[in-house]
A computed fold for a 548-nucleotide part of an RNA from a bioreactor metagenome, annotated as large-subunit ribosomal RNA, domain I.
Context: one part of a larger RNA
RNA sequence: GGCACACGAUGGAUGCCUUGGCACCAGCAGGCGAUGAAGGACGUGGCUUGCUGCGAUAAGCCCCGGGGAGCCGCGAGCAGGCAUUGAUCCGGGGAUUUCCGAAUGGGGAAACCCGGUGGGCGUCCGGCCCACCACCAUGCGCUGAACACAUAGGCGCAUGGGGCGAUACCGGGGGAAGUGAAACAUCUCAGUACCCCGAGGAAGAGAAAUCAAGACGAGAUUCCGUGAGUAGUGGCGAGCGAAACCGGAAGAGGCCAAACCGCGGGGCUUGCCCCGCGGGGUUGCGGGAGCGCCGCAUGGCAUCGUUUCUGCAUAGCCGAACGGUCUGGAAAGUCCGGCCACAGGGGGUGAAAGCCCCGUAGGCGAAAUGCAGGAGCGGCCUGGCGAAUUCCCAAGUAGGACGGGACACGUGAAACCCCGUCCGAAUCCGGGGGGCCCACCCCCCAAGCCUAAAUACUCGCUGGUGACCGAUAGUGAACAAGUACCGCGAGGGAAAGGUGAAAAGAACCGCUGUUAGCGGAGUGAAAGAGACCUGAAAUCGUGUGCCC
Numbered sequence: 001g002g003c004a005c006a007c008g009a010u011g012g013a014u015g016c017c018u019u020g021g022c023a024c025c026a027g028c029a030g031g032c033g034a035u036g037a038a039g040g041a042c043g044u045g046g047c048u049u050g051c052u053g054c055g056a057u058a059a060g061c062c063c064c065g066g067g068g069a070g071c072c073g074c075g076a077g078c079a080g081g082c083a084u085u086g087a088u089c090c091g092g093g094g095a096u097u098u099c100c101g102a103a104u105g106g107g108g109a110a111a112c113c114c115g116g117u118g119g120g121c122g123u124c125c126g127g128c129c130c131a132c133c134a135c136c137a138u139g140c141g142c143u144g145a146a147c148a149c150a151u152a153g154g155c156g157c158a159u160g161g162g163g164c165g166a167u168a169c170c171g172g173g174g175g176a177a178g179u180g181a182a183a184c185a186u187c188u189c190a191g192u193a194c195c196c197c198g199a200g201g202a203a204g205a206g207a208a209a210u211c212a213a214g215a216c217g218a219g220a221u222u223c224c225g226u227g228a229g230u231a232g233u234g235g236c237g238a239g240c241g242a243a244a245c246c247g248g249a250a251g252a253g254g255c256c257a258a259a260c261c262g263c264g265g266g267g268c269u270u271g272c273c274c275c276g277c278g279g280g281g282u283u284g285c286g287g288g289a290g291c292g293c294c295g296c297a298u299g300g301c302a303u304c305g306u307u308u309c310u311g312c313a314u315a316g317c318c319g320a321a322c323g324g325u326c327u328g329g330a331a332a333g334u335c336c337g338g339c340c341a342c343a344g345g346g347g348g349u350g351a352a353a354g355c356c357c358c359g360u361a362g363g364c365g366a367a368a369u370g371c372a373g374g375a376g377c378g379g380c381c382u383g384g385c386g387a388a389u390u391c392c393c394a395a396g397u398a399g400g401a402c403g404g405g406a407c408a409c410g411u412g413a414a415a416c417c418c419c420g421u422c423c424g425a426a427u428c429c430g431g432g433g434g435g436c437c438c439a440c441c442c443c444c445c446a447a448g449c450c451u452a453a454a455u456a457c458u459c460g461c462u463g464g465u466g467a468c469c470g471a472u473a474g475u476g477a478a479c480a481a482g483u484a485c486c487g488c489g490a491g492g493g494a495a496a497g498g499u500g501a502a503a504a505g506a507a508c509c510g511c512u513g514u515u516a517g518c519g520g521a522g523u524g525a526a527a528g529a530g531a532c533c534u535g536a537a538a539u540c541g542u543g544u545g546c547c548c
Stems, first nucleotide, its partner, number of pairs: 001547009015533001016498002020469002022466007029458002031164002039100003042055003046078002050074002061094006070082003105114003115133007135161009169200001170198005180187001184235001210218002222249004232240002253450003260279009284428001286393004291386004299381003304378011316364003322337003326333001338355002340344001346358003399423007409435001430445005485492002505532001508520004
């Protein structure tokens, strides 16, 4: 030095465990903000680094309700207190709530600096306290240029907005490329990603100028299934790709403009025009106004007020049934004998418990706040017939040409829909559509508005489930984690869980330079559980044997 064996050291694999994650389902909720949010800075405890809570009233103040013996957060200790005159704790309502932050008096390198006006304190000129002072939009009022009226502008008052939130869902305005076409340009990817604006708990769409045509047909919209990878479209390449019918989910229909009437105001060419408000009116077997006649009740409500009831949410409460024996440190295990069960889901207890504890099935409960639903009252809405003339029935609109977009549809025979430029109708003897166009036929009334539900999503709350993970896994994060640390910055981003049933966490003694470490002693079932469960391998050491 090698090999082997034994015993250790180091190390932290493995097994077991789980306070944390992941996914899905159901219900709830779907917003917060100038009454100053989200998020922070700084403070705040008798002693307090961090976290949590709170805000100068600062781990808290007041009221109401629950609860019932301990309490002063994580978190021990010292000191000192509170509590059956009901504390701590839990729920509801309120008070306080520094400074920054949309941040809003002005500024600014966020958490700082400096003002104005009014009021109060107060001193003797410095200061303290309170309130208000941003911008934009809309409405109203006052004022008011160039320029006579007017307008712009200015000022005042009132109301609203602003920002944040889930990288979700929705509508709109913009809008790629890698890629595919086995190259590539039309095309595709894709109206996707991404940017911007806006909104809601959903959004959007929506009450036929619709479909259909098999006819005596259907009857808003949305979503699912089907139709159907069909019809089509397509360098007819790659690809793209409907619709109606039908079956389901849900189910709802309303309001205006105009004619005409009334009131008020304005204009002037004095008998018309315009504006505002109220009435009227809302339709396609055309409707309405105007004229005549009959009715005055019935029905409805998605909006508001009020009263009341019920349910739900935000604390909680009641809740059945067991003993012995053996082993053991410990019984829930064994054996013996019982009991409950609308409860044998689950968790805990010194091991494996229906009957020990918390619970579970089942049942009960709210002073206060919120939500939903029902009912009553108020409120709002709501007719029919006839005749025939006149009037009205949404205009730079419909439509056309040219150029585009969007429709599954790439200009095509290309309708329908939308936009730009230029033209530009009709009012019921009217107008649009039925995929060029024309006729016949059929369907329907554009150029105003609103409209639940069925549908989409999940930051969050509650409950549940898992042939999901079990600490190199599962969230980046089971632990003072978006922390430490890195970066000027945008940003990047860890490692790190486990004594024991209970701290009973090792009094005391010894070795030593030593509070280290070790040996005794003691606790414990175990200390070969001692800063820790188990404790693999690499690696290191000691001893013994063999070999060189």
The prediction has a mean pLDDT of 83.